[in-house]
RNA sequence: CGUUAUUAAAGCCAAACUUGUCGUGAGGCAAGGUCGGAAAGCUACAGAUCUUCAUAGUUUAAUUUUGAAGAUGGCUGGGUUGCAUUG
Numbered sequence: 001c002g003u004u005a006u007u008a009a010a011g012c013c014a015a016a017c018u019u020g021u022c023g024u025g026a027g028g029c030a031a032g033g034u035c036g037g038a039a040a041g042c043u044a045c046a047g048a049u050c051u052u053c054a055u056a057g058u059u060u061a062a063u064u065u066u067g068a069a070g071a072u073g074g075c076u077g078g079g080u081u082g083c084a085u086u087g
Stems, first nucleotide, its partner, number of pairs: 012037002017032006035074001041080003045077003048072007056064003
């Protein structure tokens, strides 16, 4: 560097939920907890979903379109870094 395999060893992360805390909110952080993960490490470039505000319409409540600012990397792709085995 390329291809194949995931059977082996040592390890890693931590869903839901609970408690505390920050935030209008989506959600984040810490501790507990282990659903799962072979990048479930990092990154908001692209798409998707969600929140807040504004706009136009329908309207009992509420909901839809468009725009802006945010959230989500355990929604997907892209970029980037790392570990193990065989040849």

A computed fold for an 87-nucleotide RNA from Methylophaga muralis, annotated as c-di-GMP-I riboswitch aptamer. It was read from a public genome assembly, where an Rfam model found it. It matches the Rfam family "c-di-GMP-I riboswitch aptamer". From the family's description: GEMM was predicted in a large-scale screen for bacterial structured RNA regulatory elements. The source organism's lineage runs through Bacteria, Pseudomonadota, Gammaproteobacteria, Piscirickettsiaceae and Methylophaga.